RNA sequence: GCUUUCAACAUCCCCGUCCCGUUAAGCGGGACUGAAGGC
Repeated sequence: GCUUUCAACAUCCCCGUCCCGUUAAGCGGGACUGAAGGC
């Protein structure tokens, strides 16, 4: 550097941050922070 899986951090638990699409819920997309694994 590429890639996979994640959210430890959080005024119980859950929830990493921001932006875009969608009436909403929910879902999808992009960028970024951090952790572990693979190359």
This is a predicted structure of a 39-nucleotide RNA (nadA riboswitch) from a Terriglobales bacterium. The source organism's lineage runs through Bacteria, Pseudomonadati, Acidobacteriota, Terriglobia and Terriglobales. It matches the Rfam family "nadA riboswitch". Rfam classes the family as a small RNA. It was read from a public genome assembly, where an Rfam model found it. Its mean pLDDT, the model's own confidence on a scale to 100, is 78.